[in-house]
Context: one part of a larger RNA
RNA sequence: GUCAACGAGUUAACGUCGUGAGCAGAGCUUAAGCCCAAACGGGCGCAAGCGAAGCGAAAGCGAGUCCCAACUGGGCGUUAGCACAGCACAACAACGACGACGACGACGAAACAAGUUCCCGACGUUAAACCCGAAACCGAGUGAUCUAACCGCAGGCAGGCCGAAGGCCGUUUAACCACGUCCGAAGGGCCGAACUCGUACCUGUUGCAAAAGGUUGAGAUGACCCGCGGUUAGGGGCGAAAGGCCAAUCAAACUCGGAGAUAGCUGGUUCUCUGCGAAAUCUAUUUAAGUAGAGCGCCGAGCUAAGGCGCCCCGUGGUAGAGCACUGGACGGGCGAAGGGGCCUUCAACGCCCGCUGAGCCCGACCAAACUCCAAAUCCGGUCUCCCAACGCUCGGUAGUCGCACUGCGAGCGCUAACGUCCGCAGUGGAGAGGGAAACAACCCAGACUCCGUGCUAAGGUCCCCAAGUCUAAGCCAAACGUGAAAGGAAGUGCAAGUUCAGUGACAAUCGGAAUGUAGGCUCAGAAGCGGCCAUCAUUCAAAGAGUGCGUAACAGCUCACCGAUCUAGGCUUGCGCGCCGAAAAUGUACCGGGACUAAGCUUAGCACCGACGCCGGAGGUGCGACCAACCGUGUCGCACGGUAGCAGAGCGUCCCGGCCCCGCAGAAGACGAUUUGCAAAACCAGUUGGAGGGGCCGGAAGUGAGAAUGUUGAC
Numbered sequence: 001g002u003c004a005a006c007g008a009g010u011u012a013a014c015g016u017c018g019u020g021a022g023c024a025g026a027g028c029u030u031a032a033g034c035c036c037a038a039a040c041g042g043g044c045g046c047a048a049g050c051g052a053a054g055c056g057a058a059a060g061c062g063a064g065u066c067c068c069a070a071c072u073g074g075g076c077g078u079u080a081g082c083a084c085a086g087c088a089c090a091a092c093a094a095c096g097a098c099g100a101c102g103a104c105g106a107c108g109a110a111a112c113a114a115g116u117u118c119c120c121g122a123c124g125u126u127a128a129a130c131c132c133g134a135a136a137c138c139g140a141g142u143g144a145u146c147u148a149a150c151c152g153c154a155g156g157c158a159g160g161c162c163g164a165a166g167g168c169c170g171u172u173u174a175a176c177c178a179c180g181u182c183c184g185a186a187g188g189g190c191c192g193a194a195c196u197c198g199u200a201c202c203u204g205u206u207g208c209a210a211a212a213g214g215u216u217g218a219g220a221u222g223a224c225c226c227g228c229g230g231u232u233a234g235g236g237g238c239g240a241a242a243g244g245c246c247a248a249u250c251a252a253a254c255u256c257g258g259a260g261a262u263a264g265c266u267g268g269u270u271c272u273c274u275g276c277g278a279a280a281u282c283u284a285u286u287u288a289a290g291u292a293g294a295g296c297g298c299c300g301a302g303c304u305a306a307g308g309c310g311c312c313c314c315g316u317g318g319u320a321g322a323g324c325a326c327u328g329g330a331c332g333g334g335c336g337a338a339g340g341g342g343c344c345u346u347c348a349a350c351g352c353c354c355g356c357u358g359a360g361c362c363c364g365a366c367c368a369a370a371c372u373c374c375a376a377a378u379c380c381g382g383u384c385u386c387c388c389a390a391c392g393c394u395c396g397g398u399a400g401u402c403g404c405a406c407u408g409c410g411a412g413c414g415c416u417a418a419c420g421u422c423c424g425c426a427g428u429g430g431a432g433a434g435g436g437a438a439a440c441a442a443c444c445c446a447g448a449c450u451c452c453g454u455g456c457u458a459a460g461g462u463c464c465c466c467a468a469g470u471c472u473a474a475g476c477c478a479a480a481c482g483u484g485a486a487a488g489g490a491a492g493u494g495c496a497a498g499u500u501c502a503g504u505g506a507c508a509a510u511c512g513g514a515a516u517g518u519a520g521g522c523u524c525a526g527a528a529g530c531g532g533c534c535a536u537c538a539u540u541c542a543a544a545g546a547g548u549g550c551g552u553a554a555c556a557g558c559u560c561a562c563c564g565a566u567c568u569a570g571g572c573u574u575g576c577g578c579g580c581c582g583a584a585a586a587u588g589u590a591c592c593g594g595g596a597c598u599a600a601g602c603u604u605a606g607c608a609c610c611g612a613c614g615c616c617g618g619a620g621g622u623g624c625g626a627c628c629a630a631c632c633g634u635g636u637c638g639c640a641c642g643g644u645a646g647c648a649g650a651g652c653g654u655c656c657c658g659g660c661c662c663c664g665c666a667g668a669a670g671a672c673g674a675u676u677u678g679c680a681a682a683a684c685c686a687g688u689u690g691g692a693g694g695g696g697c698c699g700g701a702a703g704u705g706a707g708a709a710u711g712u713u714g715a716c
Stems, first nucleotide, its partner, number of pairs: 001716006011127008020118004027050003033044004054061002064076004081107001130268002133265001137258006148232006155225002157222001159191003162187001166183002169180003195219003200215004234250001236246003271651006281294005295401002297398007307388002310385001313382003321374001322372002327368003331364005338357002340354004404429007412421002434445003449620005455615002460610003463595003469607001471606006482597001488581002492578008501570001509566005515539003520534004545560001549558002621641007628633001652705001654702001656700008670689003676683002
């Protein structure tokens, strides 16, 4: 890993509902226990429970009661139905008739008020409570044959080296001291085997080994090593201290027990078909991956016109936009109070002036989520009308959901970043298949009951891959643009418009001129067209600025405007369409899906065709509803049938039991295995094997269905 077997909502009590049943219209039911019985079971048992009356905290009172001194009051209760009439409001359908009118009362007591007990089912609560799963906590015990420390009794350490204290003798000294040879033997001394340890590297890593082997290394008379016996025990021991060791287990050993601890967490949870079908939101939460109430689903019952779409009309509002009338902001200009500065004045005042500041007012032009003189579209509410009839509402039972995602639009946060985040409106996914977008939950088209069709279409397409136009008409692009991108740049090209330009010669190019008063005035060291300020005239001319740009210290010099000549036909400006440049990346072309295409690209118009599980046609199934004087049927008609969580319904199959009926050695179950039947779960069955039990119908009861749980056991 596969196969086989086993493997998960059970049981009890209580409660709330529902189907069914018994009794009953004020009742219903017994419990313990007792009696009978072989047993199943039957009977008794009226204690008690629920209901029949409520109100009050209670005493208590009672169709009332409580509050209160007391209610004309209020709370909670009680007070029959149907039809009609009166008062106020509202409503008054349809049909028939068309004249409108009227009111007393009629029916009803066999009425009204319904409960209770049990089976079954659903859910809840308490219990292990769908199953498996902790780390842990507590109790009682078992362990020091491993290891730590200690105690008692034993044992072990080749060989070599160094040579402390002390001492003999000698020398020396007054004597010590000192010196020399020798004796001596100390030492957590030195080298190094046994022994003990384990430094570094290698091998080993399903090993020789759950810690080894090789080489290398440390200690080796000591705080040394080691044998046997003994002591210390789990919040305890021992520890030259590493949270180390206490039997391959240690930040609290091991065994059994409490125990099926608890697990808002993870995983798993077994047959079929049918109907409906969510949510990822709000509020609260020691709450945020949980839960409760609400919202949304399902099932049952009831109620009605309350509900939904659209048109007209009426109404609320302050968003988009816009505006500046308010609140603020802010640009230019004018007027300009006031302030400041200056002149004048002996000083002041007065007066005058200003290239300063400047409120305010005026003109022009603006900005605002927390501005509004204005003001939409949508949205929302309402009347009438049309259509639809549960898709509305109420009550009861019962779920799941409270991690959402993307896209478009309107906002906030962010960088008008993010497959970002947070709200609102809508859609899709979630729970949705099919066609398109090469591939691609969330985009476009479109909602799959089943089968059939060379039927029609949607989005999207129609040269080949690849179904359908190498379609028609007109224009554009030359870049393989299409088939990736910006600011910005350019005599690409097409179209349109303008022009106080142009054969009296434009634009461009080339040649020549570009002067004089004058170096304008002022300023300045200088200022000569060209530092700055002011002015910007005049003359001669074909033309030439008191000068366009370089340049000089200042001049000079070059150039331009402008004029003449040469040349010759368009020039210049603007807008729009399509293209060009801007354009660099990592495996391999690689930014059309590919081939390839000059259309098979782009724009415009048009006609065909293809194209889906859409629509249509044919056949069938299921659910719901409707129809039929006769014909009630395998009938006819209509609508519906994607689906996760989940709810509801109907079935299949397994073991066992009861009743009835059957099969079987002339061959049961089981095994192999066609065929046939059923939408399915499944069922029947020829034949073979097998060798003793089995089945059908109607009921009952469950240890009742496996592919998943790092499931359990076995086999291979």

Large-subunit ribosomal RNA, domain II from Candidatus Hodgkinia cicadicola, 716 nucleotides, folded computationally. Its Rfam family is "Bacterial large subunit ribosomal RNA". On this family, see Yusupov et al., Science 2001: "Crystal structure of the ribosome at 5.5 A resolution".